Model confidence (mean pLDDT): 81 of 100. Large-subunit ribosomal RNA, domain I from Candidatus Babela massiliensis, 592 nucleotides, folded computationally. The source organism's lineage runs through Bacteria, Candidatus Babelota, Candidatus Babeliae, Candidatus Babeliales and Candidatus Babela.

Context: one part of a larger RNA
RNA sequence: GGCAUUUGGUGGAUGCCUUGGCAUCAGAAGGCGAUGAAGGAGGCGUAAGGCUGCCAUAAGCUUCGGGGAGCUGUCAAUAGAGCAUUGAUCCGAAGAUUUCCGAAUGGGGAAACCUAUCUUGGCAAACCCAAGAUAUUUAUAUCUGAAUAUAUAGGAUAUAAAAGCGAACGGCCUGAACUGAAACAUCUAAGUAGGGCUAGGAAAAUAAAACGAAUGUGAUUCCCCUAGUAGUGGUGAGCGAAGAGGGAAGAGUCUAAACCGGUAACAUGUGAUAACCUGCAUGUGUUGUGUUAUCGGGGUAGCGGGAUAUAAACGUCUAAAAAAUGCGGUUUUUAGCGUAAGAUUUACUAAUUUAGUUGAAUAUUCUGGAAAGGAUAGCCAAAGAAAGUGACAGCCUUGUAAAUAAAAAAUUAGUAAAUUUACGAGUUUUUACUCCCAAGUACUGUAGAGCACGUGAAAUUCUGCAGGAAUCAGUCCAGACCAUUGGAUAAGACUAAAUACUAACUGAUGACCGAUAGUGAACAAGUACCGUGAGGGAAAGGUGAAAAGAACCCCGGGAGGGGAGUGAAAUAGAACCUGAAACCAAAUGUCU
Numbered sequence: 001g002g003c004a005u006u007u008g009g010u011g012g013a014u015g016c017c018u019u020g021g022c023a024u025c026a027g028a029a030g031g032c033g034a035u036g037a038a039g040g041a042g043g044c045g046u047a048a049g050g051c052u053g054c055c056a057u058a059a060g061c062u063u064c065g066g067g068g069a070g071c072u073g074u075c076a077a078u079a080g081a082g083c084a085u086u087g088a089u090c091c092g093a094a095g096a097u098u099u100c101c102g103a104a105u106g107g108g109g110a111a112a113c114c115u116a117u118c119u120u121g122g123c124a125a126a127c128c129c130a131a132g133a134u135a136u137u138u139a140u141a142u143c144u145g146a147a148u149a150u151a152u153a154g155g156a157u158a159u160a161a162a163a164g165c166g167a168a169c170g171g172c173c174u175g176a177a178c179u180g181a182a183a184c185a186u187c188u189a190a191g192u193a194g195g196g197c198u199a200g201g202a203a204a205a206u207a208a209a210a211c212g213a214a215u216g217u218g219a220u221u222c223c224c225c226u227a228g229u230a231g232u233g234g235u236g237a238g239c240g241a242a243g244a245g246g247g248a249a250g251a252g253u254c255u256a257a258a259c260c261g262g263u264a265a266c267a268u269g270u271g272a273u274a275a276c277c278u279g280c281a282u283g284u285g286u287u288g289u290g291u292u293a294u295c296g297g298g299g300u301a302g303c304g305g306g307a308u309a310u311a312a313a314c315g316u317c318u319a320a321a322a323a324a325u326g327c328g329g330u331u332u333u334u335a336g337c338g339u340a341a342g343a344u345u346u347a348c349u350a351a352u353u354u355a356g357u358u359g360a361a362u363a364u365u366c367u368g369g370a371a372a373g374g375a376u377a378g379c380c381a382a383a384g385a386a387a388g389u390g391a392c393a394g395c396c397u398u399g400u401a402a403a404u405a406a407a408a409a410a411u412u413a414g415u416a417a418a419u420u421u422a423c424g425a426g427u428u429u430u431u432a433c434u435c436c437c438a439a440g441u442a443c444u445g446u447a448g449a450g451c452a453c454g455u456g457a458a459a460u461u462c463u464g465c466a467g468g469a470a471u472c473a474g475u476c477c478a479g480a481c482c483a484u485u486g487g488a489u490a491a492g493a494c495u496a497a498a499u500a501c502u503a504a505c506u507g508a509u510g511a512c513c514g515a516u517a518g519u520g521a522a523c524a525a526g527u528a529c530c531g532u533g534a535g536g537g538a539a540a541g542g543u544g545a546a547a548a549g550a551a552c553c554c555c556g557g558g559a560g561g562g563g564a565g566u567g568a569a570a571u572a573g574a575a576c577c578u579g580a581a582a583c584c585a586a587a588u589g590u591c592u
Stems, first nucleotide, its partner, number of pairs: 001591009015577001016542002020513002022510006029502002031165002039101003042055003046079001049075003061095006070083003106115003116134007136162009169200001170198005180187001184234001210217002221248004231239002252494003255438001259297010275284002277329006302472001304437004308432002311429004317336007337424004342420013356404003362377005378395002380384001386398003443467007453479001474489005529536002549576001552563004
């Protein structure tokens, strides 16, 4: 020096564990904010710091309810000072307080700071102190008010609203590249990522100018299928439907116009014409007509519908008033009464939520440090889910099954009352080529986009520019276009459910992880640390059943160790469960 064995050191793998994560399901909820949010700064303790809680009433105050013996949160023990059966701490409901910054809003500002005006109060006081008000925009109302007479612009005040934050899901606008095509340009990636605006608990879409070719269906949305089909495509890479069929859900409505009436403005006509509901009679005399604006009635469709006029059938709650006057008729309005339920408020009832409560049944013995283990003999079960307890417990503890509880607040449903809204007279039919049925629209050309569809034979949809219809004997569509046949009724609006998502709350589950895993984070974690900044971003769990955490003695300056003691164990001694390997050392054996 090599090799082997053993004993140790170092190291922290492995095993076991779990306070933390991950995923899914269900319920409930789907917002918070000028009554000042989200998020922070600074404070508040007998207390130096971190976390948590709170706000000068500051780990808290008041009331109500629960609960019942200890308590003054935690890292984190000790001491001190206190509270508590006259019910504390603790849990829940409703209140009070809630510094400063922050949309931040009196003005300013380098966030958590500086500094005003007015009113009210305190004071002898103009100083000082305290409280309140004072931003902007929009809407409405009122008061004012220029050039400039009426006016308008502008100004002021009051009331209401908005703003800002928030995980995903929605709508609209905008919109890449890497990549793939084995290069690359059309194409793809992809209308994706990103950006902007904006909303709701869902959003969007929605009641056929639809689909389709059957003797048809009958708003929208979503799922399965149709189907990787028909198609499209440097016919490359790729992209990729729809009808039908089967399900989830299910709901339909209101305007514009014609016509009638009211009001206002403008235009126009007339001297008794027109007009004034109607028959007869008597009267009135800017009442009429047209246009525009606005309000009310009317009206809403594809077997076309409606208006107006005409003719007819059926029907009508009561009273009063009005329609120039009288009588009769007719019409309208108002009130009462009745019906229906859309909305709001209040009350009651029920259910649920926000604290809780009751809750069965085991002993002996053996081993052991310890019994829940073994043995013996029992018991409960609407409870043998689970967790804890010195090893594995139905019967020890917490629970579990099953019952049960609310002073206060909230949600949902139902009932009743009040207020409000709508309706109560029209409906149906005949005839009439009298009127209306959404216009810079449809459509055409051109340039694009979007449709599974890349300009193609390219319909259908949307848009820029140019042109530019018709009104039911109309118009659009059926994949160029034409005919026939069929379907629908554009250019206005609303509409629940089935669908999407889960930041936060509650409960449950897992052939999910178990500390290099699982969240970045089981620990002072978005911390330490890095960066001017946007931003980046760790490592780090385990003594023991219980600290019983090693009094005392010895060596040493200490660190550390040796005894003693605790403990079942100290090679469980805090650098603490187990304690692999690399690496180091010692002892023994053997080889050179």